RNA sequence: CCCUUAGAGUUUGAUCCUGGCUCAGGAUGAACGCUGGCGGCGUGCCUAACACAUGCAAGUCGAACGGAGUCAUAAAGCGGAAGUUUUCGGAUGGAAGAAUUAUGACUUAGUGGCGGACGGGUGAGUAACGCGUGGGUAACCUGCCUUGUACCGGGGGAUAACACUUAGAAAUAGGUGCUAAUACCGCAUAAGCGCACAGCUUCGCAUGGAGCAGUGUGAAAAACUCCGGUGGUACAAGAUGGACCCGCGUCUGAUUAGCUAGUUGGUGGGGUAGUGGCCCACCAAGGCGACGAUCAGUAGCCGGCCUGAGAGGGUGAUCGGCCACAUUGGGACUGAGACACGGCCCAAACUCCUACGGGAGGCAGCAGUGGGGAAUAUUGCACAAUGGGGGAAACCCUGAUGCAGCGACGCCGCGUGAGUGAAGACGUAUUUCGGUAUGUAAAGCUCUAUCAGCAGGGAAGAAAAUGACGGUACCUGACUAAGAAGCCCCGGCUAACUACGUGCCAGCAGCCGCGGUAAUACGUAGGGGGCAAGCGUUAUCCGGAUUUACUGGGUGUAAAGGGAGCGUAGACGGUACGGCAAGUCUGAAGUGAAAUCCCGGGGCUCAACCCUGGAACUGCUUUGGAAGCUGCCGGACUAGAGUGCAGGAGAGGUAAGUGGAAUUCCUAGUGUAGCGGUGGAAUGCGUAGAUAUUAGGAGGAACACCAGUGGCGAAGGCGGCUUACUGGACUGUAACUGACGUUGAGGCUCGAAAGCGUGGGUAGCGAACAGGAUUAGAUACCCUGGUAGUCCACGCCGUAAACGAUGAUUAUUAAGUGUCGGGGGAGUCAUGACUCUUCGGUUGCCGUCGCAAACGCAAUAAGUAAUCCACCCGGGGAGUACGUUCGCAAGAAUGAAACUCAAAGGAAUUGACGGGGACCCGCACAAGCGGUGGAGCAUGUGGUUUAAUUCGAAGCAACGCGAAGAACCUUACCUGGUCUUGACAUCCAAAGAAUCCUGAUGAAAGUCGGGAGUGCCUUAGGGAGCUUUGAGACAGGUGGUGCAUGGUUGUCGUCAGCUCGUGUCGUGAGAUGUUGGGUUAAGUCCCGCAACGAGCGCAACCCCCGCUAUUAGUUGCUAACAUUCAGAUGAGCACUCUAAUGGGACUGCCCGUGACAAGCGGGAGGAAGGUGGGGAGGACGUCAAAUCAUCAUGCCCCCUAUGAUCUGGGCUACGCACGUGCUACAAUGGAUGGUACAGAGAGCAGCGAGACAGUGAUGUGGAGCGAAUCUCAAAAAGCCAUUCUCAGUUCGGAUUGCAGGCUGCAACUCGCCUGCAUGAAGUCGGAAUCGCUAGUAAUCGCGGAUCAGCAUGUCGCGGUGAAUGAGUUCCCGGGCCUUGCACUCACCGCCCGUC
Repeated sequence: CCCUUAGAGUUUGAUCCUGGCUCAGGAUGAACGCUGGCGGCGUGCCUAACACAUGCAAGUCGAACGGAGUCAUAAAGCGGAAGUUUUCGGAUGGAAGAAUUAUGACUUAGUGGCGGACGGGUGAGUAACGCGUGGGUAACCUGCCUUGUACCGGGGGAUAACACUUAGAAAUAGGUGCUAAUACCGCAUAAGCGCACAGCUUCGCAUGGAGCAGUGUGAAAAACUCCGGUGGUACAAGAUGGACCCGCGUCUGAUUAGCUAGUUGGUGGGGUAGUGGCCCACCAAGGCGACGAUCAGUAGCCGGCCUGAGAGGGUGAUCGGCCACAUUGGGACUGAGACACGGCCCAAACUCCUACGGGAGGCAGCAGUGGGGAAUAUUGCACAAUGGGGGAAACCCUGAUGCAGCGACGCCGCGUGAGUGAAGACGUAUUUCGGUAUGUAAAGCUCUAUCAGCAGGGAAGAAAAUGACGGUACCUGACUAAGAAGCCCCGGCUAACUACGUGCCAGCAGCCGCGGUAAUACGUAGGGGGCAAGCGUUAUCCGGAUUUACUGGGUGUAAAGGGAGCGUAGACGGUACGGCAAGUCUGAAGUGAAAUCCCGGGGCUCAACCCUGGAACUGCUUUGGAAGCUGCCGGACUAGAGUGCAGGAGAGGUAAGUGGAAUUCCUAGUGUAGCGGUGGAAUGCGUAGAUAUUAGGAGGAACACCAGUGGCGAAGGCGGCUUACUGGACUGUAACUGACGUUGAGGCUCGAAAGCGUGGGUAGCGAACAGGAUUAGAUACCCUGGUAGUCCACGCCGUAAACGAUGAUUAUUAAGUGUCGGGGGAGUCAUGACUCUUCGGUUGCCGUCGCAAACGCAAUAAGUAAUCCACCCGGGGAGUACGUUCGCAAGAAUGAAACUCAAAGGAAUUGACGGGGACCCGCACAAGCGGUGGAGCAUGUGGUUUAAUUCGAAGCAACGCGAAGAACCUUACCUGGUCUUGACAUCCAAAGAAUCCUGAUGAAAGUCGGGAGUGCCUUAGGGAGCUUUGAGACAGGUGGUGCAUGGUUGUCGUCAGCUCGUGUCGUGAGAUGUUGGGUUAAGUCCCGCAACGAGCGCAACCCCCGCUAUUAGUUGCUAACAUUCAGAUGAGCACUCUAAUGGGACUGCCCGUGACAAGCGGGAGGAAGGUGGGGAGGACGUCAAAUCAUCAUGCCCCCUAUGAUCUGGGCUACGCACGUGCUACAAUGGAUGGUACAGAGAGCAGCGAGACAGUGAUGUGGAGCGAAUCUCAAAAAGCCAUUCUCAGUUCGGAUUGCAGGCUGCAACUCGCCUGCAUGAAGUCGGAAUCGCUAGUAAUCGCGGAUCAGCAUGUCGCGGUGAAUGAGUUCCCGGGCCUUGCACUCACCGCCCGUC
C1' cells in the first nucleotide's frame, strides 16, 4: 500500500431533530431450570486471611563421633543334650544354650555436618522505588558449583548420649559422675589477604579507583582412605543469587488546601555487607504543594486475558515473573542467605490437656471436616518419569510432580443410522366437511457397524535394570438397528401460525406492550423455526454508544457563554538572519524473559491440544547524523501594539452651583353645596365653607417639548442649565519605541431593582396595614387613605429573562439601501451653506453563497479558519440536603445521593379550540303574531309499587317515540294446568284415504271413547297430496352481545363543502391547486396567481301548484237551441273540469352602477322576474349515535326447557316529577233559530240513501254503488236575526249518580257513544321557554290509515286570513381567512394545588 468500520425498537395525530432507555454480537473460574450417549484436552472456594478432628507434606549422612542393639563368623573357657557303648559303676560324644573377646554386616536415640531461606499456599496488607521499563553501585554481599595459586604442623580442656538420682500429673527441668569427634580453644607457619603509617606511577564526572614497593601489626585448617581420591583452610577470578540508589509510568475524591520538628540540610560520630537522619550530638531553617502536597476511599503489580475496525474500555482465575503475608501484634537468635508457613521468645484472642500448681497448638501445604454461600472435587495410586534435599554410593525423603477419581464447568471431535418405500395407511390436529397438515415420516424390503457391549492380541513413554498410569491407548474378530435427543422460541425488533381454554382474571413481559368473550402476545395441543448433548435464564464486562467525541460531539431557541472589566500563573503568538540541537526526522547498537497473539512447518486418525521456526512485542536506553518547522540564545526590522502632535463629536464619570413648569401643603381673598371616585357604587373630603378660582409663601422630588431602531459607556447604566476636575473612543499626520501582543484558571474591581446598618430628608408615589366595593368566598384585580421604602451621605449585599437567551481577539468571504461623527475630492451659489463622490470608525434594514433540525443567521455571522477561557452529557428528586467559604441578617457561592419514570425537550405540520381578530350566513337575535310553563283532562316517560306491572328509545338528535290503534288474541311479562322429534320444516319406516258427526271429563289445552266415510292420476309397476304412529338426525328461542356484523335510520345539514391526477415547493409531516380582489343561496361566477385539469357535492334534469295551446269529451260541464222542480233529458264539447303532450322566464330588453367582467339596483313587458312557490333528492365524513324485538347474521347460551300450549291476571297500578297535546278561563264570546260556500279521500265480511221508530246514541229495513255515476256527507268558522250583560256567570266542562245504545265468545279489572241530573279547578298563568317571514302565522271544519269496537294522536285536505323585518351590536349554530396554543380521546381537552 492493500484489507478492516452494518443497525433496529421506543416521545408525535403525523414529521424532522435533540436525547435517554432497550435489543440483536462476543466473553466467563460462573450459578440456576429442564435434559443428558461416548471420548480427548483443559479446568474447579470468586464468599469467612472463618475455625479446624485425623493422616501425610523435610529430611539425610555410621565414609565425622562415642555409645546402644540385632545377626553372622572366629577364638578360648563354661555348659553338657541326642546318639553309641557298657562289667550298668561308667565311658565316649560333643550339639543346644548363657557369657567374654575380636572381626564383619545392619539398625539408630544423642553429639556433629549439610538442608529446613528451595519447593508448595494465599492476596489480608500495600497508592509504595511495591510493580513495569530503562539505567547506576568508583557505595555492596554471595553457601553449594567452576578455574587458578598456596597450605593442611603440633597440642589442650570440656560436654551430650550413658549411669545414678532429684522435682513434677505432664511438658520438662535440675544435680552428681564418665566419654568421643570433621564439636570447641590456644600455639606455629603466612605465598597472598585485612588494618595502620608515610611514598611513587597511572586513571576517573566528584567522593575517589587501579598498580608497585616499604615498615609495623592481625587472623587458618580435620581428618578419612580401598592410596585412585574425598574432605578442610586462605586468596584471586568466574558463574549464580541477592541488596541498595535513580529517570519515567502506575485508580478515585478539592464537599480533603495547606502539610512537615528527625521534619530539610550541614559537621562529627555510631551502626550496616553497603550509601543514607538509618540512629545520635551540635548547628542552620529549611523541605513538599493547584504540574494537586496532606488526608480519605479503593486496590497486590505485570506478561497477559476479554472486547473493539482502530484508538480505547474492562480485567489481573488457571500458566509465567516480581512483591507481600503465614491466628493477630512485636522482637531478635542462628546462618552465606530469614527477622524464618510445618524454628525460637514476648504480648493478645481462641481451642485443647490438667492432679489447678502449670502446660500444648496454629491446614492462606495435600486430602478432608464444620461454617458461610447461588456456588467449586478424593481423608486415592506412585516416586516409573521430570525436578529438589542429604549421601562417596547403594539408597532414603519428596501431597513438588506424574497419574487416576468426581463435576457437560469450558473448548474440540463423534454418534443416536443409510438407501428404497404413496394405499400419500392408522392415529393426531384442523376444516368451508370437499379436503389439508404431520409425511417418505412410519410400517415393509435391502444394507452398514462409528460409539457403547463381548472375545483375542497388545505398546511407546526407559540410553543397562526399574511403569503408578494399565491389560490403558491402539489393532483384530464375531454379533444385534439394536442401548443413545433434548431445550428454547413462533405480536414487532427476530427466523417461525393455527385450534381450544381463560375473560384486565389467571398470567406474560428485554423494550414497545398483551389479557375487559372470537388473544398468531396468557395456558394447552397440533404444526413450524433455531440450536443441539446441550438449550434457556440470571449475574458481570466490552461492543453497538460519535452516549465523555485524541481518532470523533456540542453551547441563539433542544442540556450548555461566566453579569462585566482589569490582570497573575499558564496556553498561543509578526518579518528577515546567524547559532544550539530540547522537541522533531533518520541510521546503528542494547534491551523489550518464557508462555500467549499472528504466519510457516510438524505430532496425536481430524480438531481442540502439543512441538518447532519466523515475525511481532507499536516501548525504553545509548550513540552517529540533519536543521525545514516548534523551542532556546544573539543582534536586527516595522505591517501587530503603543507613544507624540493637530482636530472635532458625545444624557461617559465625580463634585459644586443654579432654573422654570407641575403636584402637595400653609396664609389671605372671591364664592356655595357639593367634591372626589367607578363598569356602577361606597369608604373619604366638605356648611367649622370643601371642590373651583386669585394672590403670596414653603418644601421635596423629577427634568415636558427638543427626542430620533439618535449619542456615550466594559457591563450595570446615563437626559434641565452652568462651572471645575477627569476616563475612553474616532479622524488626520507618520516624528518616536521596536513584538512591548491575544486570551486569561485562581485573584482584584465594578455591578439594576429590592433588601440591611448609621445619620439626615420626605412633595408625589407607595409593599405592609385599615376601610369601601366586587365575589359563593376575595387575605386579589377596582376605589379612598397610608407606614417602611423611593431621595441624600457613608458602609454592606452581589443577585436579575444581569438577554442579542449569541464569551473575547484576529484574518477572510456578493451586491443594495439608510443613520451618527470625522477626513479628502468635484460642482453650485458663494461670508457660509447645499449637492454628488470617496476613506476609516459607529449604528440599522434587506439579501447571494455558505451554515442550520427547522425557525432563522448572513461583513455587527449562527459562514470559512486560528488562539485562549467558561460551560453541557436523559427527565424528576434539586440548584434541594449535608459540609465549607462569604454575609449584621435576608441570603449568596460551591453542590450531591437514595428513590423514581421511558420518556422530558426543540422546531415545524394538519386539525380542533379561544370569554383572539377580520368577513359572511341562518326565525339566531332584533321587530311582531300566537303559544308552552299556572287549571282540568288525554297521552308518553321517570320514580315508586307489584307475582307481573314484558322489552327497547335517553341532551339537541328519548319522552302522542317503536305502537297505522294492549278487554281475549296481540303478548314477548306473571300465576297455575299440560306436552317433549315437539306449535312449525326436511328425511326414513309402518299404518290409514282425506274428511265429517258425536259422548264423558276438565277452567281450557288436552285425555279417553263411539259412528259415518274407502278419494285423485296411472304405461297398472307405481306416483302426488293428506292424517296417525315410531326411531333418530334435528326443530324451536321476542335468550345474550347493535362494543362482532349486514341492511335500514337519525344528526351536524340542503351546511358548501370534501378530494384526486400530473406538475411545483419543502429533508419531511405537508403545502400549492381550494389562498387573494370582487360576487353569489352556493368552491355560484369573473379577474389575478406555479399551477393545469378532473371527480363527489351546489345548480339543472324529475313530480305538484300557478298562465296557456293542442288532443280527447263520460259518470264531468251547459253558452246557444228544445224541454224541465232539477244538466233530470235531447243536443253540444264553446266554457269549467278531467288527463296526456307541448309552449312560457333566459338578467332576454332599457337605464344606472361595477374593472369594458361576473354581478347588483331600478324599470318595461308579462299569468309569473331574477332560484316563481312547494316536494323528492342529503358529498367526504362525525357521533363504537339507534336498532340482534321488522328482517338477515357470526359467536356464546337453553334443549322434559330460556322451546310449545291453555286459563286467569298484568302491560291500564299511583303520594309524586317531567315532556307533548286537548278544552278553557269568555262578549272579536255563549246559546237558539234560519241560511251559504269546499277540497281531498274511502267503500263488498264494505259504504249504506230515501222511509219508519226513538229526546238521543241507535234500531228496523235495504234503493243504489266495486263507484268523476251510488253512499259516507251535515262542511265549520261565515252571514241574517233573537237572547245573555261581566258574574265563577246562560263562561267552563272535570268528576259523580241513574238510565240506555253499539261492537264483540266476553266490556268487572279495562272500550266507545247517548239522555237526564251533578257542575270541580280555572278570571290569561313566576323564573324560564317554543313556533312562525305569506296564502305563512293564527283560526275553522272535513277525510284517510290502523281498526270487530276504541283518536284530544298521526297523516292528508281545503275555508277565513294577518302583523312585523330588508338590520347584524349582542345570544345560539354554521362557513372562509388569519393568529395563539403545553389541546390531537382534540376545551365535556390538558393540568396545578389543598384535604
The RNA shown here (small-subunit ribosomal RNA) has 1395 nucleotides and comes from an uncultured bacterium. The sequence is in RNAcentral, with records from Greengenes. The coordinates come from a structure-prediction model, not an experiment, and the mean pLDDT is 84.